[in-house]
Molecule: transfer RNA
Organism: Synechococcales cyanobacterium GL140_1_metabinner_5_sub
């Protein structure tokens, strides 16, 4: 350079264009227990990388940034 892919909560990741994006871990609180762990309920946590474009409706399609991986040269 050139080809393919990935970007969603703090971490790992789901998620047929259609009401209010969700799971596990972690974290807060509270139950438990003589105290921790672990187990139970509850909560908080989100610019779906960004920018345009299509669309009645975009996290989802389309472009173009950027950020990374892989794999050609």
């Nucleotide at each position: 350079g050139g080809g393919c892919g990935a970007u969603u909560a703090a971490c790992u990741c789901a998620g047929c264009g259609g009401u209010u994006a969700g799971a596990g871990u972690g974290c807060u609180u509270g139950c438990c227990u003589u105290a921790c762990a672990a187990g139970c309920a509850a909560g908080a946590g989100g610019u779906c990388a960004c920018a345009a474009g299509u669309u009645c409706g975009a996290a989802u399609c389309u472009u173009g940034u950027a950020u990374u991986g892989c794999c050609c040269a």